RNA sequence: ACCCUCGUGGUCCAACGGACACGACACCGGCAUCCGUUGCCGGAGACGCAGGUUCGACUCCUGCCGGGGGUA
Numbered sequence: 001a002c003c004c005u006c007g008u009g010g011u012c013c014a015a016c017g018g019a020c021a022c023g024a025c026a027c028c029g030g031c032a033u034c035c036g037u038u039g040c041c042g043g044a045g046a047c048g049c050a051g052g053u054u055c056g057a058c059u060c061c062u063g064c065c066g067g068g069g070g071u072a
Stems, first nucleotide, its partner, number of pairs: 001071007010025003018055001027043005048064005
């Protein structure tokens, strides 16, 4: 330099182009307990950046940024 792949809450991840972006752990609040652990109920929190296509984009296209792998 070129090619492939990945980037989603604090962490790990899911989402035939279509409903409010799924779930687990963690966190916060409540119940229960003398307190804690465990358990139950509830809550907040995310699509790497910028454009494009589309009625509609996490998803498709382009460029850039970052991680991993490969070729020379």
About this RNA
Transfer RNA from Lentzea alba, 72 nucleotides, folded computationally. Its Rfam family is "tRNA". By type it is a transfer RNA. The organism belongs to Lentzea, within Bacteria.